The RNA shown here (transfer RNA) has 74 nucleotides and comes from an uncultured Clostridia bacterium. The coordinates come from a structure-prediction model, not an experiment, and the mean pLDDT is 80.
RNA sequence: GCGUCUGUAGCUCAGUUGGAUAGAGCGUCGGACUCCGACUCCGGAGGCCGCAGGUUCAAAUCCUGUCAGGCGCA
Numbered sequence: 001g002c003g004u005c006u007g008u009a010g011c012u013c014a015g016u017u018g019g020a021u022a023g024a025g026c027g028u029c030g031g032a033c034u035c036c037g038a039c040u041c042c043g044g045a046g047g048c049c050g051c052a053g054g055u056u057c058a059a060a061u062c063c064u065g066u067c068a069g070g071c072g073c074a
Stems, first nucleotide, its partner, number of pairs: 001073007010026004019057001028044005050066005
């Protein structure tokens, strides 16, 4: 340099053929329980989906560019 895959919450990930308010587990905060703690249970906060643009009535999802990372080739 070329090709290809990945990028969604603090971490690991899901998200179907474009459509309802973007979800789960762990973590974190509060509460219940307990003599205290752990475990368990209940509740909350936290993301405009790497970034920019385009298509569309509507985009995490499709298209283009770009950035970062993995793999292959040179």